[in-house]
Order: sequence, then C1' cells, then structure tokens
RNA sequence: GCAGCGGCUCAGGCGAUCGCUCGACGGACCUCCGUCGAGAGGAAAGUCCGGGCUCCAUAGGGCAGGAUGCCGGGUAACGCCCGGUGAGGGUAACCUCGAGGAAAGUGCCACAGAAAAGCAGACCGCCCCGGCGUUCGCGCCGGGGUAAGGGUGAAAAGGUGGAGUAAGAGCCCACCGCGCGUUCGGCAACGAGCGCGGCACGGCAAACCCCAUCCGGAGCAAGGCCACGUAGAGGAGCGUUCGAGGGCUGCCCGCCCGAGCUCCUGGGUAGGCCGCACGAGGCGCGCGGCGACGCGCGUCCCAGAGGAAUGACCGCCGGCCCGCGCGAGGCGACUCGCGCGAGCAACAGAACCCGGCUUACGAACCCUGCGACC
Repeated sequence: GCAGCGGCUCAGGCGAUCGCUCGACGGACCUCCGUCGAGAGGAAAGUCCGGGCUCCAUAGGGCAGGAUGCCGGGUAACGCCCGGUGAGGGUAACCUCGAGGAAAGUGCCACAGAAAAGCAGACCGCCCCGGCGUUCGCGCCGGGGUAAGGGUGAAAAGGUGGAGUAAGAGCCCACCGCGCGUUCGGCAACGAGCGCGGCACGGCAAACCCCAUCCGGAGCAAGGCCACGUAGAGGAGCGUUCGAGGGCUGCCCGCCCGAGCUCCUGGGUAGGCCGCACGAGGCGCGCGGCGACGCGCGUCCCAGAGGAAUGACCGCCGGCCCGCGCGAGGCGACUCGCGCGAGCAACAGAACCCGGCUUACGAACCCUGCGACC
C1' cells in the first nucleotide's frame, strides 16, 4: 500500500448573545417576570422477541392454536448472550448452521430414465444353451443367467482392491464406511478403543405428523382520583332462582358477580391531577468465574414535554481534505514540518420503563493475509 476479519472507544471542545421545556426560590397575582440548576442516543428508529408494571378472577381443567428445538451454563425472562460438541467454509484473523425424530403412521420424490422404494429394476452391453444362415470375422431368432461396465437422474439399494466365475454378484477376503454390543474419558452433547454382524435401515419433517419444553387475555388511549356531563327524560323488547346480562380468551367445562340489560328518540362531555422518573440504575474499586455474569464496598441523582422543549448564530482552539508558498531529508519517486486561503464533519430526536435482536451511520485503534522497502 492492497484485500479482509472480529472487537473496543468516541460521537469535536470552550466562551458570548438571543430563544425553548422542567424544577427550586423570590416577586407580581392567574399566567407573567427575575435568579440559580438540569435538559436525547448508540442507535432515542423498526416495534421483531422477552420481562417489569396495571386491570381483568393472585389466572383453574381440556381442546384448538402459537413459539422454540445439539449439550451445559447465565439471566427477572427470552427466539438473547457465554462456553463447548458435531457438520461445513476460509491460507488466516475468523465465520455459518433449515444440528430433535425417517426401524409410530400417512404422503411426496418433478424432468429424464427400462426401473424412484422395499425382499426394486434387463434399455444398451456381457455370458451360456438350442436352432437357422455364413464371405468362418460373425449375424438373426428363441430360452435363460448377470447389477461388473455404459446410459438417465439431485438420488439407481455400500466404496476401493483382490480372489472367484461361463459372465457376474458381500458369493468369499482385506481396508474404509454402516449397524449392534461393550470399555474408557467427559455433568452432557460427544469422542477414543475393542468385539460381533456380510449389510439389513435411499432422500424429504422449511410435507402432514410425533416427541419434549414454554405461552391466560388486553395494554400507559393500562389503571386511579377530582370537576362537569351521561337528566330522577320519553318509547319498545327481554329478565329477576324456570336467572337476562357481565367478568375484554377461538371453543367447551368449571368458577365468580348478578338485578338489571338491549334498541330507538332527545340531550350532553371530550378539562385537570396522579401513574411519570430511585431504577433488574450509572460510575469506580476489590473478589469469584475461561466467559456470559454474580457478590461486596464506596460514590452519584441523571430529560419528563404532551401538538409535543433540548434550537439559532458568532468567535477561538482542535481534526480531515484540496491548492499555493517556505524549510528539512532522499540519487529519485516521494515523505515530514510550518504558514496562508477555501472547503468538509455522518446516521439521526426520548413519549410508561427495562433487557435483547435487527436496521441506518462517521472516525481512530487493536487483529489477519499478501506485496515492496529498511
């Protein structure tokens, strides 16, 4: 310099002026003024997953439905994270996994091919026997054997080599693979070894399905309080233990509340406060753990709007890039330093809160490979 990989940190700094939101204090006294203090992010985003919190019955049984799916651990929980196993990719740093079950059952396997799933399959080829013909090489017809060779296919019912045979074949043998058993190591996934078996069990579960684990519903427009209203209005229907209706779950059971409920007409409300900022909280140190993380001590208080504040502009300093000038080094390409001028600085804005994932995005550093030079 080029190419790449995972991780970590930061998200320009200071000051002045004019503004915005909230809090405390003070003054006016009904929404204003003054002083002081605080005021977005690593993703505040997508709202995809998990939880806290709130209400419905402190949440029951079954069906249906959904999610997850190697093993162990972390956690409030997870589909997240950490550590390992297996398989695959890369020279490497590292990365990926649609990694439960196909001897419970059903189904599917396009096209091509003779045959696509069970004790399969003779299209070409190979071999044997019989007959006929023969130019003596062989050809044709009929009967049979053969899965070694060719061909089709994503896949053809173990692979390679040998022995064997008319030709062949796990028919037999060695090694590899596979299955079963067993020993050892490991918490486990799994790994290593030994023995037995001639081979039985093709693939697809992101086809239905089976197995295991988890999931009650709705969401801050939750929910509560105050004020005002819903008229102590009119009409119709249903119901009061023979029980309407409700308990915000697709259905059933069970449980609870229960005297009101539904429709039409007419009339009205849509303001304020709490929830709401002390929390699975941040930072520092120590200890345990490979790690995710946990424990202890110390310290800090850190946005709460609600048509929704956190902005605009100026100056100085710093960063990057371009141009010009000067100086230094070098044979040179070029490199470094200083000065001046112009320019650039990403993605993006909290709305109940938190843990993740994903997506968007600028820079520096660490890491790997290759090339050149010292």